[in-house]
RNA sequence: UAGUGUAGUGGUUAGCACACUUGGUUCACAACCGAGAAAUCCUGGGUUCGAUCCCCAG
Numbered sequence: 001u002a003g004u005g006u007a008g009u010g011g012u013u014a015g016c017a018c019a020c021u022u023g024g025u026u027c028a029c030a031a032c033c034g035a036g037a038a039a040u041c042c043u044g045g046g047u048u049c050g051a052u053c054c055c056c057a058g
Stems, first nucleotide, its partner, number of pairs: 003018004011049001020036005042058005
């Protein structure tokens, strides 16, 4: 660090839970089951072939 909470590690696509959307189920709602969307990883600079990760400032 996704709407909220949180994991993660110098390497190809950043994960999980809840919430949300949607399908099933129901007379209906909830619960339950399936699917889906959602992130400039606080900002700026530096190091590095490569930074969410290391360093500096705010």

The RNA shown here (transfer RNA) has 58 nucleotides and comes from Chionoecetes opilio. RNAcentral holds the sequence, with entries from Rfam. The source organism's lineage runs through Eukaryota, Protostomia, Eumalacostraca, Stomatocarida and Chionoecetes. The coordinates come from a structure-prediction model, not an experiment, and the mean pLDDT is 82. Rfam family: tRNA. Rfam classes the family as a transfer RNA.